[in-house]
Context: one part of a larger RNA
RNA sequence: UGACGGGGGCCCGCACAAGCGGUGGAGCAUGUGGUUUAAUUCGAUGCAACGCGCAGAACCUUACCUGGGCUUGAACUGUGGGGGACUGCUCUAGAAACAGAGUUUUCCCUUCGGGGACCGCCACAGAGGUGCUGCAUGGCUGUCGUCAGCUCGUGUCGUGAGAUGUUGGGUUAAGUCCCGCAACGAGCGCAACCCCUACUCUUAGUUGCCAGCGGUUAAAGCCGGGAACUCUAAGGGGACUGCCCCGGAAAUCGGGGAGGAAGGUGGGGAUGACGUCAAGUCCUCAUGGCCUUUAUGUCCAGGGCUACACACGUGCUACAAUGGGCGGUACAAAGGGUUGCGAAGCCGCAAGGUUGAGCCAAUCCCAAAAAACCGUCCUCAGUUCGGAUUGCAGUCUGCAACUCGACUGCAUGAAGUUGGAAUCGCUAGUAAUCCCGGAUCAGCACGCCGGGGUGAAUACGUUCCCGGGCCUUGUACA
Repeated sequence: UGACGGGGGCCCGCACAAGCGGUGGAGCAUGUGGUUUAAUUCGAUGCAACGCGCAGAACCUUACCUGGGCUUGAACUGUGGGGGACUGCUCUAGAAACAGAGUUUUCCCUUCGGGGACCGCCACAGAGGUGCUGCAUGGCUGUCGUCAGCUCGUGUCGUGAGAUGUUGGGUUAAGUCCCGCAACGAGCGCAACCCCUACUCUUAGUUGCCAGCGGUUAAAGCCGGGAACUCUAAGGGGACUGCCCCGGAAAUCGGGGAGGAAGGUGGGGAUGACGUCAAGUCCUCAUGGCCUUUAUGUCCAGGGCUACACACGUGCUACAAUGGGCGGUACAAAGGGUUGCGAAGCCGCAAGGUUGAGCCAAUCCCAAAAAACCGUCCUCAGUUCGGAUUGCAGUCUGCAACUCGACUGCAUGAAGUUGGAAUCGCUAGUAAUCCCGGAUCAGCACGCCGGGGUGAAUACGUUCCCGGGCCUUGUACA
């Protein structure tokens, strides 16, 4: 100087407390451990691995296993030799890869010697490797932590390591700011500048809008028209403790108030200092070294990654009456669409089929929002709760749904009556709850990423648990 302390002081955080809803019990989905297996590819392992890499394993993917093939090779560069235009088609054996046979075609330049592009053969130098090492590395990422810290120049002090500044008194979300001070300044962080959102103005008015006027209709911005309103999207305004009162030595600041759409960082996002964990990744990519070279490379078929006594994590659905069934009737936002979205009509109980209008989309389509509300049945039961499981019959995608897809109908109707010890999230348009969309994608979503609808309770407080910041103290630690 640090680190540590079941030392002290001060302070903060959904850290506790106060509340609301869960997990832990059940069934299922998914990931992991374990076990099994020819293989169940590999990685991730306290927080910070475990719906993680995977924004989508039937083949492919695919790295694994079994079997069948190839050896200048599936892809790429160059050299030498010898040959052919390229290419298309048919047949045989085969699971295919591949092997064999047949056929078609005869490129460009030329000084006719040859040369060039492309294809295949032989030889060679490189190739190739999701093989090892993340403890050789770059890059990227997680984490402490959006915590308020981490440093430097000059000066001063100290023999020196180093200190000072950065400590102290206040204050803040903040090393934020003020005052003081052997310090004076500065840098990286904080904040602001950026984006979305809340109010308003200007400009613009189609594909969006419809107040007033006219017309049409069963109804309707449907039409003439309008530019007000909503909205769209570009540029401005607006919030700064600016104003008033109180506290305070004063400044900073704190408390209250006015005005205001918004008030003291308005709400949310992006943004992550010096560093820590030899943290993670050689399987995104790049790369040193090592290993491999008729194989650890490569092609193909089938299988596996989907196994199952069990254990754990993350979720979904429930156990019901604040509910379930049936009928009726409303109200979104954000997205996607030409190999696409696909209306209306017709067929089917349905999944879906048929036909194909319109739309390269503020125009058309996906598209029904759902919870809510109204009416009605059920009356506390393993039930009109719950839907697992299984049987049969189907639909769709796709060469192909046996291993191993999703969905539909009929039948079947399991566990489950609120969950031990323990444990998680959340402070407001939040939790809870309800639907909608998108990426990936032929098909496949209870996951992920977004969108809106309805919409709470509680916070006395900082003794305690966890994590963190500053000062100080002890130390046989570095």